Molecule: Fluoride riboswitch aptamer (crcB RNA motif)
């Protein structure tokens, strides 16, 4: 110095935020959505605040008050 394994902390998981679970990464990492044209670069169209489950906010539609 380099690897591998435990611990403990971080951190991520297509648009806010709490809690719980799962998952993944250890800093050149996990992460950074889809589909069609097209062909390495533009163009057009679709889904959703969740990774999964409450819960609240924003945003849209209806209806009361």
């Nucleotide at each position: 110095a380099a690897a591998u394994a435990u611990a403990u902390a971080g951190g991520c998981a297509a648009u806010g935020a709490u809690g719980u679970c799962u998952g993944c990464c250890u800093u050149g990492a996990a992460c950074c959505g889809c589909c069609a044209c097209a062909c390495u670069a533009g163009u057009g169209g679709c889904u959703g605040a969740u990774g999964a489950c409450u819960u609240c906010u924003a945003c849209u539609u209806u209806a009361a008050a």